[in-house]
RNA sequence: GGGCGACUAGCUCAAUGGCAGAGCAUUCCGGUCACAUCGGAAAGGUUACAGGUUCGAGCCCUGUGUCGCCCA
Numbered sequence: 001g002g003g004c005g006a007c008u009a010g011c012u013c014a015a016u017g018g019c020a021g022a023g024c025a026u027u028c029c030g031g032u033c034a035c036a037u038c039g040g041a042a043a044g045g046u047u048a049c050a051g052g053u054u055c056g057a058g059c060c061c062u063g064u065g066u067c068g069c070c071c072a
Stems, first nucleotide, its partner, number of pairs: 001071007010024004018055001026042005048064005
């Protein structure tokens, strides 16, 4: 220098172009003599960044960034 892949909640990951979710973690309640397990609820998001397409973008297109792999 070239090619490919990943980027979404604190962590690990989902999500046919049509309300952004799950598990774990956190907080509260139930429960227990008290914890743990368990049950219920809540909070938590600039979907890496910037543009474009579209009535509508996490998803499609372009560029940039970070990380990983491969080639030279």
Annotation
Transfer RNA from a Patescibacteria group bacterium, 72 nucleotides, folded computationally. The RNAcentral record of the sequence draws on ENA. The prediction has a mean pLDDT of 84. Its Rfam family is "tRNA". Gene Ontology term of the family: triplet codon-amino acid adaptor activity. Lineage of the source: Bacteria > Bacteria candidate phyla.